[in-house]
RNA sequence: GCCGAUGUAGCACAGUGGUAGUGCAGCUGAUUCGUAAUCAGCAGGUCGUGAGUUCAAUCCUCACCAUCGGCU
Numbered sequence: 001g002c003c004g005a006u007g008u009a010g011c012a013c014a015g016u017g018g019u020a021g022u023g024c025a026g027c028u029g030a031u032u033c034g035u036a037a038u039c040a041g042c043a044g045g046u047c048g049u050g051a052g053u054u055c056a057a058u059c060c061u062c063a064c065c066a067u068c069g070g071c072u
Base pairs, nucleotide, nucleotide: 001071002070003069004068005067006066007065010024011023012022013021018055026042027041028040029039030038048064049063050062051061052060
């Protein structure tokens, strides 16, 4: 230099155009003599950045950024 993959909550990941979710972690409460475990609830997101298409974009298109892999 060229090609490809990935980027969504603190972490690991779902979500193939129509209100963004799950598990763990965190907080509160219940339970317990107490802790752990268990149960119930709560909070936490400019969906990597910018533009385009569309009535509507996490999703489609383009450029850029970051990480990983391959080729030279």

The RNA shown here (transfer RNA) has 72 nucleotides and comes from a Clostridia bacterium. Model confidence (mean pLDDT): 83 of 100. The sequence was found in a public genome assembly.